[in-house]
């Protein structure tokens, strides 16, 4: 100066000489789940081979095993104004959470607003914005 994510902004209140922080409230903006007609599923289907969410972190297949391989496939990143696509390059495919329950779902109702990284300078093509 920048990156990853929804994890910004605003007001106030404490704390401070004050200010940044930090904490406690509330508001928005962002982000998630639950939640009707219809739909879908449905007499053999579901229900321990539980099921279901959050997130990119999913599936298949092989090996005696494994800080395991392989392929698909999904994501990030640099390319220095933003966005999209493409080839190449690099990296990631964890984790956690509900508690036997939940398709979608309008109105309605609930919940988060964290944490973690980091000095790195590939090529094109399109459409905006600055100057």
């Nucleotide at each position: 100066a920048g990156c990853c994510g929804a994890a910004c902004u605003c007001c106030u209140g404490g704390u401070u000489g004050g200010u940044c922080g930090c904490u406690g409230g509330g508001a928005g903006a962002c982000g998630g789940g639950g939640g009707a007609c219809c739909c879908a599923a449905u007499c053999a289907g579901u229900u321990u081979u539980g099921g279901g969410g959050c997130u990119a972190a999913u599936c298949a297949c092989g090996c005696a095993g494994g800080u395991u391989g392989u392929g698909a496939g999904a994501c990030g990143c640099a390319g220095g104004c933003u966005c999209u696509u493409u080839c190449a390059g690099c990296g990631u495919c964890a984790g956690c959470c509900c508690g036997u329950c939940a398709g979608c779902u309008a109105a309605c109702c609930c919940c988060g607003c964290a944490g973690g990284c980091c000095g790195a300078c590939g090529a094109a093509a399109g459409a905006g914005g600055a100057a």
Predicted 3D model of a 131-nucleotide RNA (c-di-AMP riboswitch aptamer (ydaO/yuaA leader)) from uncultured Solirubrobacter sp. NCBI's taxonomy places the organism under Bacteria, Bacillati, Actinomycetota, Solirubrobacteraceae, Solirubrobacter. RNAcentral holds the sequence, with entries from MGnify.